[in-house]
RNA sequence: GCCGGCAUAGCUCAAUGGCUAGAGCAAUUGCAUCAUAAGCAAGAGGUUACAGGUUCGAAUCCUGUUGCCGGCA
Numbered sequence: 001g002c003c004g005g006c007a008u009a010g011c012u013c014a015a016u017g018g019c020u021a022g023a024g025c026a027a028u029u030g031c032a033u034c035a036u037a038a039g040c041a042a043g044a045g046g047u048u049a050c051a052g053g054u055u056c057g058a059a060u061c062c063u064g065u066u067g068c069c070g071g072c073a
Base pairs, nucleotide, nucleotide: 001072002071003070004069005068006067007066010025011024012023013022018056028042029041030040031039049065050064051063052062053061
């Protein structure tokens, strides 16, 4: 230099172009306990890497950029 893959909650991952993007774990609060853990319950937490485009509608499709991984040279 060329090619391919990946980027979604703190972590691991879902989501057929169409309801307000969900689950588990973690964390928080409450219950319970003499106390802590375990247990039970509740609520919160997201610029879907960034910038454009297509579309009535984009996490999803297209283009570019950034980062990571792999392959070729």
Molecule: transfer RNA
Organism: Candidatus Nealsonbacteria bacterium CG01_land_8_20_14_3_00_12